Context: one part of a larger RNA
RNA sequence: GCUUCGUUAAGGAACUUUGCAAUCAAGCGGUCGUAACUUAGGAAUAAGACCUGCCGUCGCAAGACGGCUGCAACCAAAGUUGUCCAAGUGACUGUUUAACAAAAACACAGCUCCCUGCUUAACUCGCAAGAGGAUGUAUAGGGGGUGAGGCCUGAUCAAUGCUGGAACGUUAAAGAUGGCGGUGCAUGCCUUUGGUAUGUGCUGACUGUCCUAAGCGCCAGUCAAUAUCGGCGGUAACUAUAACCGUCUAAAAGUAGCGUAGUCCCUUGCCGGGUAAGUUCCGGCCCGCAUGAAUGGCUUAACAACUUGGACGCUGUCUCAACGAAGUGCUCG
Numbered sequence: 001g002c003u004u005c006g007u008u009a010a011g012g013a014a015c016u017u018u019g020c021a022a023u024c025a026a027g028c029g030g031u032c033g034u035a036a037c038u039u040a041g042g043a044a045u046a047a048g049a050c051c052u053g054c055c056g057u058c059g060c061a062a063g064a065c066g067g068c069u070g071c072a073a074c075c076a077a078a079g080u081u082g083u084c085c086a087a088g089u090g091a092c093u094g095u096u097u098a099a100c101a102a103a104a105a106c107a108c109a110g111c112u113c114c115c116u117g118c119u120u121a122a123c124u125c126g127c128a129a130g131a132g133g134a135u136g137u138a139u140a141g142g143g144g145g146u147g148a149g150g151c152c153u154g155a156u157c158a159a160u161g162c163u164g165g166a167a168c169g170u171u172a173a174a175g176a177u178g179g180c181g182g183u184g185c186a187u188g189c190c191u192u193u194g195g196u197a198u199g200u201g202c203u204g205a206c207u208g209u210c211c212u213a214a215g216c217g218c219c220a221g222u223c224a225a226u227a228u229c230g231g232c233g234g235u236a237a238c239u240a241u242a243a244c245c246g247u248c249u250a251a252a253a254g255u256a257g258c259g260u261a262g263u264c265c266c267u268u269g270c271c272g273g274g275u276a277a278g279u280u281c282c283g284g285c286c287c288g289c290a291u292g293a294a295u296g297g298c299u300u301a302a303c304a305a306c307u308u309g310g311a312c313g314c315u316g317u318c319u320c321a322a323c324g325a326a327g328u329g330c331u332c333g
Base pairs, nucleotide, nucleotide: 001328002327003326004325005324006323007322008321010319011318014317019314029051030050031049032048037042039148053068054067055066056065057064058063082312083311084310085309086308087307088306089304090303094106095105110146111145112144113143114142115141116140123132124131125130149299150298151297152296154229155228156227159226160225161222162221163220164219165218168217169216170215175210176209177208178207179206180204181203182202183201184200185199186198187197188196189195190194230248231247232246233245234244257291258288269285270284271283272282273281
């Protein structure tokens, strides 16, 4: 010096990103007492107050020893997150990055949409046979989303997707039938191997036409499907503002809520509260850069090793450090 501990005057968070760490307090002992809020179950061991002996002997005291009673002398062994106020998020118990993240992430009950009528369900695994689903049968099974409860869940089917429709358009291979090219045979002509014409057979990554499925185009439906949800100008008897009016665009022009938010750039917005002093916090306000309704909106008792702000108690976190113990390192002998 380090590690792990112990004690500390006065102060008591002034430390610090943060009371991190540590202390205090507290105790499933007893008698009382217990708020807001609430889903009436809770919250709750809320909080908080008091008691935890009596007699005798000894002792300065602390206490020790002996005895006694009682529905309880913390009758004690193990066992221990100080408490309160307020907000955010997630309803809750649970799950998770084995070895840097335990959370607001995942799951969840509940809600909702889609698929599935079973001789082989839909779906999944497998080349197949086959297996699971299921020795189940729509109160069942599979898949997607949301995420207890309460109040609700607005507009838009233009785009994309899905479902349905089938008149018309487009349209593959195959099939049919022409053209052109190649070639075999027969016949005629010119007639030198050969050339040419007609007929006929075969043939081509050649080419025209006919016929033609799904799909696409087309027509509808569908948003708890993917998604999207506007500008500009003017107007009231102070001013300001605009219930109101006009106009352009769009499929529709963001409704109820909430709102400087875990979302607000400007921004330490403005007002109020708390502090002597508050970029954080709480309550309001709202021209929301760029909130918003199952990518759910708002609210919510209980719960949380979650996040944020405040208070009481308490302390070596600090003012400001000191001393001691054990272990270890170093120096000297």

RNAcentral holds the full RNA, with entries from ENA. Large-subunit ribosomal RNA, domain IV from a Candidatus Pacearchaeota archaeon, 333 nucleotides, folded computationally. Its Rfam family is "Bacterial large subunit ribosomal RNA". Its mean pLDDT, the model's own confidence on a scale to 100, is 80.